The RNA shown here (SAM riboswitch aptamer (S box leader)) has 107 nucleotides.
Its mean pLDDT, the model's own confidence on a scale to 100, is 84.
RNA sequence: AUGUUAUAAAGAAAGGACGAGGGAUUAGACCCGAUGAUGCCUUAGCAACCCUUUGCAAACGAAGAAGGUGCUACAUUCUAUCCCUAUAUAUCGGGAAAAGAUAACAA
Numbered sequence: 001a002u003g004u005u006a007u008a009a010a011g012a013a014a015g016g017a018c019g020a021g022g023g024a025u026u027a028g029a030c031c032c033g034a035u036g037a038u039g040c041c042u043u044a045g046c047a048a049c050c051c052u053u054u055g056c057a058a059a060c061g062a063a064g065a066a067g068g069u070g071c072u073a074c075a076u077u078c079u080a081u082c083c084c085u086a087u088a089u090a091u092c093g094g095g096a097a098a099a100g101a102u103a104a105c106a107a
Base pairs, nucleotide, nucleotide: 002106003105004104005103006102007101013043014042015041016040021032022031023030026080027079028078029077044072045071046070049068050067051064052063053062054061055060076099081096082095083094084093
């Protein structure tokens, strides 16, 4: 790098060194950023995928947080393709897909 399955409007920030763009990509929108963002390091926290204990025939639960990941602006920031679906409106009308993210597994 690839495939399969699952998940996503909940939750959780302080400090340090840096110094210009950043929120995956393309387009549009909307935001964050010299009162120092994004990324990096340290510490802390959140969650509970793997995990630990446990109930059960199983499915599926309950409790936990030592360890492996992950995460700690904004819904995966929103829209884009298809369907409901049409006049208008709708912070977010609903559903499905695509793409990306994370986990576990596979070769």